[in-house]
């Protein structure tokens, strides 16, 4: 110089104008932590997203077990926990960094297995090959042709056809037998916590695939969510509890009163108590962040400094304007000009993860080809 892998990380800056929302201070008021004004500070994210897993919190259920249901599924290790992550087995892919696996069981049982082929799992005879019978041909050798019967050794099909090679065997053949090589199952042995690798001997035991196909094993799983929960507490409607009234009339209509007249016991009166709108509260100091220093390959954990870093709820974190900054195009006198773009997305109890989107850009390792020394 090219191409290629892992990982980390940033995702616009300044200024001024007008306003939001929060906290602190100070001023005006009705003087209060309200209301309104002036100063200050502080105001989205790497995913805040999908709501896909986990836990923390919160009321409620729950003695113990079972069955139904659902996830998950090599091992060791981290963790509050997980279905996350680390490191390592073991299979695939790559020439290499290095990536990819839903990675118990298919010898417990059911089902499927296009299309092609005779036959797709209690294996199968389509050609071939071999016998053995008939028939016809030839001097014979031999070879047609039909029958029946053997045979997975050769050919086809097919993602897959029931272990490979070689030897005996046979009428041709076949783990039928033999030797080596692969598997499988079963013991023992070294070496690892462990998956497991390594290596002995022993059985011809050679047995398709498919479990994100039902099923089986073994672990885990109370069911809901901040609209949980927990305080305050109008109006009107209902509830209880005292007093007053019931024809000797409380109260009410007509009315300025007063008689009168009229309706009147399911009424009036006070005080409790539930709970609606509303309001405050949970609410943001937390499995926190940053930086050292220590164990650890690693995930991550221990300690010491140090920081406080949105809390809105008909739901703030905006808008506009100028200057830079980046990135692509085009022209160029190489000094720069012009023109266009600057993403995806936006908190709503928190917190660990996954997973998805994303405009441009930046460092650090590593592979592999090529060139120069």
């Nucleotide at each position: 110089g090219g191409g290629a892998g892992g990982c980390a990380g940033c995702g616009g800056g300044u200024g001024a104008u007008c306003g939001c929302u929060g906290c602190c201070g100070g001023g005006u008021c009705u003087c209060g932590c309200a209301a309104u004004c002036c100063g200050g500070c502080a105001g989205a994210g790497g995913a805040a997203a999908g709501u896909c897993c986990g836990g923390g919190c919160c009321a409620c259920g729950c003695a113990g077990g079972g069955c139904a249901g659902g996830a998950u599924g090599g091992u060791c290790c981290g963790u509050a926990a997980c279905g996350c992550g680390g490191a390592c087995c073991g299979g695939g892919g790559g020439c290499a960094a290095c990536c990819c696996c839903a990675g118990g069981g298919a010898a417990a049982g059911u089902g499927c297995c296009a299309c092609a082929g005779a036959a797709a799992a209690c294996a199968g005879a389509c050609c071939g090959c071999c016998c053995g019978c008939g028939g016809g041909g030839g001097u014979a050798a031999c070879g047609c042709c039909g029958c029946g019967g053997g045979u997975a050794a050769g050919g086809g099909u097919g993602a897959a056809a029931a272990g490979g090679u070689g030897g005996g065997g046979u009428a041709a053949g076949a783990g039928c037998c033999c030797a080596c090589c692969g598997g499988c199952u079963g013991c023992c042995g070294u070496g690892g916590u462990g998956a497991c690798a390594c290596g002995g001997c022993a059985g011809g035991c050679c047995u398709g695939g498919u479990a994100a196909a039902c099923c089986c094993c073994a672990u885990c799983c109370g069911g809901a969510g901040c609209a949980a929960g927990a305080c305050c507490a109008a109006a009107u409607a209902g509830g209880g509890a005292a007093g007053c009234g019931u024809u000797u009339g409380a109260g009410g209509g007509c009315g300025g009163c007063c008689c009168g007249u009229c309706c009147g016991a399911g009424g009036c009166u006070u005080c409790c108590g539930g709970g609606u709108a509303g309001g405050u509260u949970g609410c943001u100091u937390g499995a926190g962040g940053u930086g050292g220093c220590g164990g650890g390959c690693a995930a991550c954990c221990g300690u010491c400094a140090u920081c406080c870093c949105a809390g809105a709820u008909g739901a703030a974190u905006g808008a506009u304007c100028a200057c830079c900054g980046c990135c692509c195009u085009g022209c160029u006198g190489c000094g720069g000009c012009a023109g266009g773009g600057u993403a995806c997305a936006g908190a709503a109890c928190c917190c660990g993860g996954c997973u998805u989107a994303c405009a441009g850009c930046u460092g650090c390792c590593u592979c592999c080809c090529u060139u120069c020394u």
Molecule: Bacterial RNase P class A
Organism: Deltaproteobacteria bacterium